[in-house]
Small-subunit ribosomal RNA from a metagenome, 1380 nucleotides, folded computationally. Its Rfam family is "Bacterial small subunit ribosomal RNA". The prediction has a mean pLDDT of 84.

RNA sequence: GGCUCAGGAUGAACGCUAGCGGCAGGCCUAACACAUGCGAGUCGAACGGCAACAGGUGUAGCAAUACAUGCUGACGAGUGGCGCACGGGUGAGUAACGCGUAUGCAACCUACCUCUGACAGGGGGAUAGCCCCGGGAAGCCGGGAAUAAUACCGCAUAUAUUCGAGAUAUGGCAUCAUAUUUUGAAAAAAACUACGGUGGUCAGAGAUGGGCAUGCGUGCCACUAGCUAGUUGGUAGGGUAACGGCCUACCAAGGCUACGAUGGCUAGGGGGUCUAAAAGGAUGGUCCCCCACACUGGUACUGAGACACGGACCAGACUCCUACGGGAGGCAGCAGUGAGGAAUAUUGGGCAAUGGGCGGAAGCCUGACCCAGCCAAGCCGCGUGCAGGAAGACGGCCCUAUGGGUUGUAAACUGCUUUUAUACGGGAAGAAAACCGGUUUCGUGAAAUUGGGUGACGGUACUGUAUGAAUAAGCAUCGGCUAACUCCGUGCCAGCAGCCGCGGUAAUACGGAGGAUGCAGGCGUUAUCCGGAUUUAUUAGGUUUAAAGGGUGCGUAGGCGGGAUUAUAAGUCAGUGGUGAAAGAUUGCCGCUUAACGGUAAAAUUGCCAUAGAUACUGUAGUCCUUGAGUGUAGAUGAGGUUGGCGGAAUGUGUCAAGUAGCGGUGAAAUGCAUAGAUAUGACACAGAACACCGAUUGCGUAGGCAGCUAACUAAGCUACAACUGACGCUGAGGCACGAAAGCGUGGGGAUCAAACAGGAUUAGAUACCCUGGUAGUCCACGCCGUAAACUAUGAUAACUGGUUGUUGGCGAUAUACAGUCAGCGACUGAGUGAAAGCAUUAAGUUAUCCACCUGGGGAGUACGACGGCAACGUUGAAACUCAAAGGAAUUGACGGGGGCCCGCACAAGCGGAGGAACAUGUGGUUUAAUUCGAUGAUACGCGAGGAACCUUACCUGGACUUGAACGCAGAGAGACUAUGGUGGAAACAUCAUAUCCCAGCAAUGGGCUGUUUGCGAGGUGCUGCAUGGUUGUCGUCAGCUCGUGCCGUGAGGUGUCGGAUUAAGUUCCAUAACGAGCGCAACCCUUAUCGUUAGUUGCCAGCGGGUUAAGCCGGGGACUCUAACGAAACUGCCAGUGUAAACUGAGAGGAAGGUGGGGAUGACGUCAAAUCAGCACGGCCCUUACGUCCAGGGCUACACACGUGUUACAGUGGCCGGUACAGUGGGCAGCUACCUAGCGAUAGGAUGCUAAUCUCCAAAGCCGGUCUCAGUUCGGAUCGAAGUCUGCAACUCGACUUCGUGAAGCUGGAUUCGCUAGUAAUCGUAUAUCAGCAAUGAUACGGUGAAUACGUUCCCGGGCCUUGUACACACCGCCCGUC
Repeated sequence: GGCUCAGGAUGAACGCUAGCGGCAGGCCUAACACAUGCGAGUCGAACGGCAACAGGUGUAGCAAUACAUGCUGACGAGUGGCGCACGGGUGAGUAACGCGUAUGCAACCUACCUCUGACAGGGGGAUAGCCCCGGGAAGCCGGGAAUAAUACCGCAUAUAUUCGAGAUAUGGCAUCAUAUUUUGAAAAAAACUACGGUGGUCAGAGAUGGGCAUGCGUGCCACUAGCUAGUUGGUAGGGUAACGGCCUACCAAGGCUACGAUGGCUAGGGGGUCUAAAAGGAUGGUCCCCCACACUGGUACUGAGACACGGACCAGACUCCUACGGGAGGCAGCAGUGAGGAAUAUUGGGCAAUGGGCGGAAGCCUGACCCAGCCAAGCCGCGUGCAGGAAGACGGCCCUAUGGGUUGUAAACUGCUUUUAUACGGGAAGAAAACCGGUUUCGUGAAAUUGGGUGACGGUACUGUAUGAAUAAGCAUCGGCUAACUCCGUGCCAGCAGCCGCGGUAAUACGGAGGAUGCAGGCGUUAUCCGGAUUUAUUAGGUUUAAAGGGUGCGUAGGCGGGAUUAUAAGUCAGUGGUGAAAGAUUGCCGCUUAACGGUAAAAUUGCCAUAGAUACUGUAGUCCUUGAGUGUAGAUGAGGUUGGCGGAAUGUGUCAAGUAGCGGUGAAAUGCAUAGAUAUGACACAGAACACCGAUUGCGUAGGCAGCUAACUAAGCUACAACUGACGCUGAGGCACGAAAGCGUGGGGAUCAAACAGGAUUAGAUACCCUGGUAGUCCACGCCGUAAACUAUGAUAACUGGUUGUUGGCGAUAUACAGUCAGCGACUGAGUGAAAGCAUUAAGUUAUCCACCUGGGGAGUACGACGGCAACGUUGAAACUCAAAGGAAUUGACGGGGGCCCGCACAAGCGGAGGAACAUGUGGUUUAAUUCGAUGAUACGCGAGGAACCUUACCUGGACUUGAACGCAGAGAGACUAUGGUGGAAACAUCAUAUCCCAGCAAUGGGCUGUUUGCGAGGUGCUGCAUGGUUGUCGUCAGCUCGUGCCGUGAGGUGUCGGAUUAAGUUCCAUAACGAGCGCAACCCUUAUCGUUAGUUGCCAGCGGGUUAAGCCGGGGACUCUAACGAAACUGCCAGUGUAAACUGAGAGGAAGGUGGGGAUGACGUCAAAUCAGCACGGCCCUUACGUCCAGGGCUACACACGUGUUACAGUGGCCGGUACAGUGGGCAGCUACCUAGCGAUAGGAUGCUAAUCUCCAAAGCCGGUCUCAGUUCGGAUCGAAGUCUGCAACUCGACUUCGUGAAGCUGGAUUCGCUAGUAAUCGUAUAUCAGCAAUGAUACGGUGAAUACGUUCCCGGGCCUUGUACACACCGCCCGUC
């Protein structure tokens, strides 16, 4: 910084579920089209009348009935009156005086109603209906005759009314208004009647309803900037109820607009509603007010009122009827239909109530309205039971499982209640009027009162009795946010998901189950709005580095503005009056059993208008001031700018001279230049461009920028003085000007350098970096362009707020002593500030004013449009879509072909090897029925295995067993165990036969042992080392890894552990916001090197004695060697030097040993999901007549090949033969074996000693002598043949050894690579474990002989510390960009 969630809301929809009631709501989409019915009529007390109905009367008839009769009630059609302009619907249009609010009309109207005044005299002519005739399919139309009125038309009358002319008074904002008065002109009426009245006409007033005008408020887009001709105003006329360009004629040229005109898009407005702490934001369904509309567009008529939803005319679209000639229609009224859609109801009842129209009234009409129906679509209420009840039941689920936990007092069971339900009863309020009858007051009627009378809802609400827990619970969630956890299944699959993210075999995230949590007649999901979001910030944000300061200046509008004073009262402040509809919301009270809901009252409605006040501040007007600002005088300053002149160095070119073979260039080269004479050198000439040294954290300029010297012109800031003006100021949207480099145009110029281009190199390629050339350009003049990391990434101005230090230009001063002051340019450090880094009087601190800019990343500074430009391009500047981040500062690590310091057989210096050969052994690969499994860079590969012929053995083939090969427990039955024999068989095994127990006890019986059988426990080298324990490798025996307290930091974290020295070492010292401590280092341990003491047997033997051919063989001895226990010794202790110290240096002294003496054991925090489930243990999963077990045979030993580790060699420092000498560690009774004999020998046959310092197994190289003489050999020994020996049940696959014969490759090994710094490398042999034997050349130990070299740390590898950069953190084997 964005994204997301938890809250509230809805005219909702969808999914699952559903017992009841109250209240309220219900086409948001197609102002789409509509079948059918209903929604506006009424009046006979205005009229002519009599079609239907009823009654009466009359006639005929026995009757039923028929006929006649406006006589009556009523009344079709008609004339006339009133209504139809209300009520009801919808929101298409409208950005508007449409709406809201506040005013005005001295510019207006108003039927019905109320009040007041006046009046109604007398006439006339028609017309519909009815009747007759005609036309048409129909709608309907035409003709003739007669007729009425409260229909229509003259005449008379006129206080008041209107108009014209005049006078007086009063008032007012102008025109004018009002009152009084004089005069002239004009215009009225209707009747009906129960005779009471009702109705009519004119005029005035009221009430109600409307019309018009005005202030203010009321969307978005400037990528819409100009709009306007009746347009703006005037005069005259017309028109209207009325003002008005409303209309017309004439005249003038105005009017609106950056405070957003015009244009475009969207939208009915308000009361209110939702949300929010508020300010706001969103919204305008139901109810109320206003407006607009009525199929679409237009027009008027009638009327008090309409330009009229259910009227008319015209035009259009659509639908319907038609006899084709012509006609009819308008649900955005209530129901209803189709369509659209995620989606929204009955073609219901009633005028009983409320209200409306007409009427005198009864009454009629009323889809207004009152009710009912449908829908959990909302709000509210009730219920689905309550109490007791532990064997904590059964079942389910889980676990560490003979048991426990949980479901859970839940159930069962006992008692209780009956709202609701069911059945049967009772049964409202809403109703009071009108009207009828009576009474009273009064009076032909009105009021009051009494009785009667009227209910759609509805036999509904409510209520009584009875029955019986009886009729009634779901939905979502349970990884974090966010309340709630386990098991199973699945295995990056299926799926989940608001965001982060889950799922790749142990998923609290998927699906199911159990349990839990939340809400509950509902619960979730989706959609939308507000909130959280101070994430558009008025309250209340930012811009050095996170997004964001315009490249700079001048300046218009605008905004803001120094001190004093006067006036005014526009802003401002408090008071009063009016208005701010009702409903809603808030509070109090009241009514429905409660609540929702309703009633009533109060407060509030923060607004607007008016009014009389206040005057601090702001504004306005005036007067004054000097400190802001400017001017003046004087002075110094500077790469400030423009134009001209001059200069030297360098470079290049030309000419000449002189000179010879190269020059040049690079990491190395080549291209290039050069014998036609280059480069280098000298002289002269020319050209263009740039100005070394001075030169600096210097100076000047608004910025861009400015540097040789000099002249002219010109601008600026600074300092001193305080003479002048008197706020003249600051900022600055648009605008104008300037504006590096590159680029463009025209014309010059062209030395250097140098895009493009060419060539040469480099390279896998190299359209690059490097080299040789080289054109635009670079330079000048004029004109464009207008952008840069145009940066201090820091807008301008003003004020205030600590210090230290350097420097430039002034002032003052004798003085660049020192201090002061003004204006600059820098460094450091406080307070403060900041996310931090940092900034810190040149602020990023504290304030004020103005401007510019920002609101997640990408898309994109792109597209479109517009403007500018010759072009290049610039300015302005989106959206779709997409991501959950992008970004800043800092921290710890890791990394760097960054830096510094330092180690290590790391390199170097050496010695010997490997890599070539043959063989041995391990691995890969291949093969196979099987070639069991594991180990795989360093850190697998003579590794697990310290020993595969059977066994081992885990693999393969085949044959067998199933409580099983072993072991434990319990029961049964048997007697042994065992031995022998037979049959089948490869064996295992199966089967048969014979013989046969022990102990205690008199016995019964008990115990033991063995095998058989039954039951319970088995077994698995099957999988997962990425579920684990334990163990191990490696970094690395590297010097590191941490903690407590304190301190620093918002924090991660740091400090300590850094720095200077020193060390093998974080070893030690010094310094030090650190002081201490732990694990590591070192030491303590073992061994080895010296000595001493003690002890002398199996070891030793100097001296003494004995003795042998000889030999510690014997007596003795402890001296010596040795053995094995205890001690000593070495500590930089001493000396010299260096150093503060630690420490280092010294062939020092002494010493057996000298600076850790040599070697070993000992391996910090951790890293590599390193290795091992096959050593062992262990979770989970899997197999259970097999993935367990037994047996035989085979395999692990295969063999084109590749690799690792070794052995033996290639020879003369050697081979062979003969002679001869010296170890140490170890081993030995199913053993080692002296000695003797046999054999060429391996060995064999005898025999003795030894359970071991006693006996025994034991050296080789070496030394002495001889031979071989450089060859595939007397080197080398593979391979093969033959004969044997030994072990073993057994050497075929597949053992070792011996002898004889055979005699392969190999003549020192490419690139590359390994080990080692002293008793080391090299070399020589010896022993042991395993083991019957041995494939051992391996491993582990042991001793013998015994070197060379290290200048040094540049480089390779690994490591440690400090520091630096980082876009890495799975940490460079990282991350990440582009092309294909």